[in-house]
Molecule: SAM riboswitch aptamer (S box leader)
Organism: marine sediment metagenome
RNA sequence: UUAUCAAGAGUGGUCGAGGGAACAGGCCCGACGACGCCACAGCAACCUGGCAACGAAGCCAAGGUGCUAAGUCCUGCCCGAGAGUUGGGAUAGAUGA
Numbered sequence: 001u002u003a004u005c006a007a008g009a010g011u012g013g014u015c016g017a018g019g020g021a022a023c024a025g026g027c028c029c030g031a032c033g034a035c036g037c038c039a040c041a042g043c044a045a046c047c048u049g050g051c052a053a054c055g056a057a058g059c060c061a062a063g064g065u066g067c068u069a070a071g072u073c074c075u076g077c078c079c080g081a082g083a084g085u086u087g088g089g090a091u092a093g094a095u096g097a
Stems, first nucleotide, its partner, number of pairs: 001097005010040005018029003023076004041068003046064002048061004072092001077089005
């Protein structure tokens, strides 16, 4: 810089108190052991390889990454619709190339 981010996929071991990126407000996970780390398993298909097609852009594999609570957990800024919610976008972030 660019593409994607509503789907999908967990067990065991270890550790021991916080964790969900940062700030704020919510909401949630966590001594029935979270988060992190390790192993194995799995998901997906960006890159990669093969096949097909060339007004086509699909199928297969899974080598390099990534991921496996909640929409990127939600909101924050802008625009709209309307009833106590909801749609779109921006910023920020994550991942790949």